Record summary: The RNA shown here (Bacterial RNase P class A) has 390 nucleotides and comes from an Acidimicrobiia bacterium. Rfam family: Bacterial RNase P class A. Rfam describes the family as follows. Ribonuclease P (RNase P) is a ubiquitous endoribonuclease, found in archaea, bacteria and eukarya as well as chloroplasts and mitochondria. Gene Ontology terms of the family: tRNA processing, ribonuclease P activity and dimeric ribonuclease P complex. By type it is a ribozyme. It is recorded under the gene name rnpB. Of the family's consensus pairs, 97% are formed in the model.
RNA sequence: CGAGCCCGCCGGACGGCCGCGGCGAGCUUCUCACGAGGCUCGUUGAGGAAAGUCCGGACUCCAGAGGGCAGGGUGCUGGGUAACUCCCAGGCGGGGCGACCCGACGGAAAGUGCAACAGAAAGCAGACCGCCUGUGUGUCCGCGAGGGUGCACAGGCAAGGGUGAAACGGUGAGGCAAGAGCUCACCAGCGCCGCGGGUGACCGCGGCGGCUAGGCAAACCCCACCCGGAGCAAGGCCAAGCAGGGACGACGGUGGCCCGCCGAACUAGUCCCGGGUAGGCCGCAUGAGCGUUGUGGCAACACGGCGUCGAGAUGGAUGGUCGUCGCCUGUCGAACCCGGUGACCGGGCAUCGACGGGAACAGAAUCCGGCUUACAGGCGGGCUCGCAGA
Numbered sequence: 001c002g003a004g005c006c007c008g009c010c011g012g013a014c015g016g017c018c019g020c021g022g023c024g025a026g027c028u029u030c031u032c033a034c035g036a037g038g039c040u041c042g043u044u045g046a047g048g049a050a051a052g053u054c055c056g057g058a059c060u061c062c063a064g065a066g067g068g069c070a071g072g073g074u075g076c077u078g079g080g081u082a083a084c085u086c087c088c089a090g091g092c093g094g095g096g097c098g099a100c101c102c103g104a105c106g107g108a109a110a111g112u113g114c115a116a117c118a119g120a121a122a123g124c125a126g127a128c129c130g131c132c133u134g135u136g137u138g139u140c141c142g143c144g145a146g147g148g149u150g151c152a153c154a155g156g157c158a159a160g161g162g163u164g165a166a167a168c169g170g171u172g173a174g175g176c177a178a179g180a181g182c183u184c185a186c187c188a189g190c191g192c193c194g195c196g197g198g199u200g201a202c203c204g205c206g207g208c209g210g211c212u213a214g215g216c217a218a219a220c221c222c223c224a225c226c227c228g229g230a231g232c233a234a235g236g237c238c239a240a241g242c243a244g245g246g247a248c249g250a251c252g253g254u255g256g257c258c259c260g261c262c263g264a265a266c267u268a269g270u271c272c273c274g275g276g277u278a279g280g281c282c283g284c285a286u287g288a289g290c291g292u293u294g295u296g297g298c299a300a301c302a303c304g305g306c307g308u309c310g311a312g313a314u315g316g317a318u319g320g321u322c323g324u325c326g327c328c329u330g331u332c333g334a335a336c337c338c339g340g341u342g343a344c345c346g347g348g349c350a351u352c353g354a355c356g357g358g359a360a361c362a363g364a365a366u367c368c369g370g371c372u373u374a375c376a377g378g379c380g381g382g383c384u385c386g387c388a389g390a
Base pairs, nucleotide, nucleotide: 001386002385003384004383005382006381007380008379009378010377012325013324014323015322016321017320018319020045021044022043023042024041025040026039027038028037029036030035047361051372052371054370055369056368057367058366059231060230061229062228066259067258068257069256071227072226073225074224075223076090077089078088079087080086091105092103093102094101095100106222107221111220112219113216114215128161129160130157131156132155133154134153135152136151137150138149139148140147141146169187170186171185172184173183174182188212189211190209191208192207193206194205195204196203197202235282236281237280238279244273245272246271247270248269251263252262253261289308290307291306292305293304294303295302296301327358328357329356330355331354332353333352334351336348337347338346339345340344
């Protein structure tokens, strides 16, 4: 200097005028009440994803939430956390020269199933081309014994070739009529045993065994662990107002079914017709909060000290306008650098000036922890590879 990998942050600022919402103080208006409003001053007012609604909770209500079936979820080990399918650190497998990245990562000898075409055959399979032996027969060579070769039949083989993404271990030697882990040596895998390291997943070493046991479970399934339901339109309070009628009726109790438990018959409950209300308040933001710092830990994070309060709307607030500066970009000029002999021309851009244009993704609605997706432009840190120089 170039190319990459990982992490963190910003994503306009300031001021004036007009206009909105919350909170506080002061003054004040309306109302039968609940309660609501106006003016002035002060203060404060969208995100890092507010998005998707994919996970997990806090909180509220139902409610003996107990047991079971069905159903659903997770799936290597250890740690973190309120919890999680999240985060951290490891293990194993894969990709990359590397920094790093990815993994839906329990089980395929429990069972069932799937895999086009090609191929003899794709889970215990298989004979297309072939190799070997025997019998019969034709023919050729041979004095003969016998040998070569064609066809038919019977038997043996799966080592060689072919097909395929993949063919039921590999190499070598022996053996055989010809072959085959048939036997042996070495190697790979698998199983069993032992030793060592590690909390563990696993890793390493040694021995025995001829056992050779493809893929898919993001196929059904098996195994281990986990799971009440509904959701802020949850759920409460105040005020006001009306008019009930009919049918069914034994089961009802917050996903389905069974058991258990509780309640229930002048009834709960369900359906149909009809009437009144639609006002106001709480929930509503002090949090598993944020910033900073110390200790412990590889880390995620935990514990402590100090500081801080950063929206709470409800036809739904945070806007409009002007000015200055900043950011990105285009053109022109200046300065500087390089090339051409020069006038001057061409090229370059870390600087300055002028004019013009542009400014990403995108708006809270109970709150929080994550994940996923979108994002113009910019800043910082660490690491890897390559080139050159010292």